[in-house]
RNA sequence: UGCUCAUCGAGAGGGACUGAGGGAACGGCCCAGUGAAGUCCCGGCAACCGCCACGAGCCUCCGCCCACCGCCAGCCGGCGCGACGACGGACGUGGAAACGGUGCUAAUUCCGGCCCGGUGCGAGGUCCGCACCCGGGGAAGAUGAGGA
Numbered sequence: 001u002g003c004u005c006a007u008c009g010a011g012a013g014g015g016a017c018u019g020a021g022g023g024a025a026c027g028g029c030c031c032a033g034u035g036a037a038g039u040c041c042c043g044g045c046a047a048c049c050g051c052c053a054c055g056a057g058c059c060u061c062c063g064c065c066c067a068c069c070g071c072c073a074g075c076c077g078g079c080g081c082g083a084c085g086a087c088g089g090a091c092g093u094g095g096a097a098a099c100g101g102u103g104c105u106a107a108u109u110c111c112g113g114c115c116c117g118g119u120g121c122g123a124g125g126u127c128c129g130c131a132c133c134c135g136g137g138g139a140a141g142a143u144g145a146g147g148a
Stems, first nucleotide, its partner, number of pairs: 001148001003146006013042005021031003026112003043105003048101003051095005060090004065085001069080004109140001114137004118132005
C1' cells in the first nucleotide's frame, strides 16, 4: 500500500512545553488565546488479539498419536481401518483486566451526499420539488485480527 472478516447510538482527562489551527476530503454545523494541532509525563475507558475455562441439544469441526480388528510376512515387522482418550488448531460460548500487543479518551464515524421506503409542506390526487434529530441499504472512513 492493497485484500478478507468483525465492530463503529456505550465508555473514558489532567499537567508541562509550545502557540493557531482542528473535527479525514467536500458541503454544513461545531470546537479553539478560558489555548487548536503537535511532543512529553501521569491517569482513565474499553475488551480486538494474546491469556483462562468450557464444547451444552447426537461426539462442534479438523489435524496428529493410537488400542482392537483386517491384510502381507518364516521372524523382527510393514500396510490399512481407526474407537476412547491425550495433545495441537479452527470455530463458538463465558470469564478476567493482573500482565503483554494495539486502540480510544467533544459532539452517533458530529451530520449529510448515492439508492429504496416513511411522514409533512406546496392549488397537491398522479408526477415533481422541498423539508425531516424517521427507517433500511450502500459509498467513504476509522480500529482490530488475519493473510499478501
This is a predicted structure of a 148-nucleotide RNA (SAM riboswitch aptamer (S box leader)) from Nocardioides ferulae. The prediction has a mean pLDDT of 78. Lineage of the source: Bacteria > Actinomycetota > Propionibacteriales > Nocardioidaceae > Nocardioides. Of the family's consensus pairs, 90% are formed in the model. It was read from a public genome assembly, where an Rfam model found it.